[in-house]
The part of an RNA shown here (small-subunit ribosomal RNA, 5' domain) has 481 nucleotides and comes from an uncultured bacterium. It was read from a public genome assembly. Its mean pLDDT, the model's own confidence on a scale to 100, is 83.
Context: one part of a larger RNA
RNA sequence: GAUUGAACGCUGGCGGCAUAGCUAAAACAUGCAAGUUGAGCGAAGCAGUAGCAAUACUGACUGAGCGGCGUAAGGGUGAGGAAUACAUUUCUAUGUACCCCAAGGUCGAGGAUAGCCAAGAGAAAUCUUGGGUAAUACUCGAUGUGGUCGUAAGAUCAAAGGUUUACCGCCUUGGGAGCGGGGAAUGUCCUAUCAGGUAGUUGGUGGGGUUACGGCUCACCAAGCCUAAGACGGGUAGCAGGUGUGAGAGCACGGCCUGCCACAUCGAAACUGAGACACUGUUCGGACUCCUACGGGAGGCUGCAGUAACGAAUCUUCCGCAAUGCGCGAAAGCGUGACGGGGUAAUGCCGCGUGCAGGAUGAAGCCCUUCGGGGUGUAAACUGCUGUCAGAGGCUAGGAAUUUCAUGACCAGCCUCAAAGGAAGAGCCGGCUAACUCUGUGCCAGCAGCCGCGGUAAUACAGAGGGCUCGAGCGUUAAUC
Numbered sequence: 001g002a003u004u005g006a007a008c009g010c011u012g013g014c015g016g017c018a019u020a021g022c023u024a025a026a027a028c029a030u031g032c033a034a035g036u037u038g039a040g041c042g043a044a045g046c047a048g049u050a051g052c053a054a055u056a057c058u059g060a061c062u063g064a065g066c067g068g069c070g071u072a073a074g075g076g077u078g079a080g081g082a083a084u085a086c087a088u089u090u091c092u093a094u095g096u097a098c099c100c101c102a103a104g105g106u107c108g109a110g111g112a113u114a115g116c117c118a119a120g121a122g123a124a125a126u127c128u129u130g131g132g133u134a135a136u137a138c139u140c141g142a143u144g145u146g147g148u149c150g151u152a153a154g155a156u157c158a159a160a161g162g163u164u165u166a167c168c169g170c171c172u173u174g175g176g177a178g179c180g181g182g183g184a185a186u187g188u189c190c191u192a193u194c195a196g197g198u199a200g201u202u203g204g205u206g207g208g209g210u211u212a213c214g215g216c217u218c219a220c221c222a223a224g225c226c227u228a229a230g231a232c233g234g235g236u237a238g239c240a241g242g243u244g245u246g247a248g249a250g251c252a253c254g255g256c257c258u259g260c261c262a263c264a265u266c267g268a269a270a271c272u273g274a275g276a277c278a279c280u281g282u283u284c285g286g287a288c289u290c291c292u293a294c295g296g297g298a299g300g301c302u303g304c305a306g307u308a309a310c311g312a313a314u315c316u317u318c319c320g321c322a323a324u325g326c327g328c329g330a331a332a333g334c335g336u337g338a339c340g341g342g343g344u345a346a347u348g349c350c351g352c353g354u355g356c357a358g359g360a361u362g363a364a365g366c367c368c369u370u371c372g373g374g375g376u377g378u379a380a381a382c383u384g385c386u387g388u389c390a391g392a393g394g395c396u397a398g399g400a401a402u403u404u405c406a407u408g409a410c411c412a413g414c415c416u417c418a419a420a421g422g423a424a425g426a427g428c429c430g431g432c433u434a435a436c437u438c439u440g441u442g443c444c445a446g447c448a449g450c451c452g453c454g455g456u457a458a459u460a461c462a463g464a465g466g467g468c469u470c471g472a473g474c475g476u477u478a479a480u481c
Base pairs, nucleotide, nucleotide: 001481002480003479004478006477007476008475009474010473013352014351015350016349017348018347019345020344021310027307028306030305031304032303035069036068037067040066041065044062045061046059047058048057049056050055076263077262078261085188086187087186088185089184090183091182092181094180095179096178099176100175101174102173103172104171105170106169107141108140109139110138116131117130118129119128120127121126146157147156148155149154161168162167163166189235190234191233196226197225198224201223202222203221204220205219206218207217208216238260239259240258241257242253243252244251245250265286266285267284268283269282288299289298290297291296316342318341319340320339324338325336326335327334328333355385356384357383358382365376366375367374368373389422391417392416393415394414395413396412398411399410425470426469427468428467429466430451431450432449436465437464438463439462440461446453447452
């Protein structure tokens, strides 16, 4: 000098765009953050009509339950991890719901179960027994374009209907796109006051397992494998695109945004599924918190707000699904703390303003003085003018759409009015380093980045006048180059 997710001190007008718990991956009150589908299904309620009633029919209304798809995305955080990660290059023993293309098929039969009704247990969470009902839920049979196994013969493997007249589905197979799984090479911090490490260890054969290769796992056999080009151990750390600085080489860093990885109170496990060993799923075991009728239960903000704690330190328990996207749905649409917006903070960058012109041999005040005068200083007053921002009133293109109609949370555009009014400070002035005098103090009180100032004439302390630098900021501290 440049820089910062900064903090602190003094000060503070407006706008745009960004950014905002770096500490306790410590604990969390409350609300919301994942639903949707009646064009898969049977009941129920409600309304209407008929009926004395039981009941039947209709409906654009409600919505518990069964079923489907989604909940593995989106959002958060960086604890762990020094290599199973990441980056680049490359390989294949491999998977794929939804989407696209192509070929073919969609026949027949059956038994349950939730909701519901009845009875019961429990404080609750919830549960038990009996009866009875449906499906695109479940099961069986047929067929076999085709797939799998097999040299062949042959064996074996499917399906589901719905709304209304044309679509949406379902099953099998092949291909594609996109997205994954697995392997290899190279690179990736400090430490030798860590020198030897390793028995599923290294390799083979054969079983098992996996979507798939493999000591992945197991039985047997062999005795290998890594290591001074640092194995093994210890410490530290998410990695990269990039960021800061620097002429560069380099050094330091990885906050916001994007890609990848890991994690979801701690530890372990599997289930479902195309996909998870699953943040707002399940089970078990710890710790902690809460409810309890003491028998037993409930919970997980490293989602968005917010609380308390910690700390030098970091915001609203806001509005909206109008836009962009995602999930479901034939659609209308519904949901979405993703997202779009508003709010708080000079935290940063950028822009604008706090007026403009005239105005005295020059008011007052204050300061200095050789007492003549000099400085503040055209500065003020005063006169004329303008109207940025802020303020008030009115109008309305645009963000909104090939979505016909409709639809804007919020932002934005234009016109008029009044009025200089509401808007300047901070640090410094011995040298480095731009800027000087007076008074007070007297090695005291104090200053200080370095050199150093202060012991009675201090341009270095303190106050004042004046000046210099930057300016809605200015300084200090911390940190990097």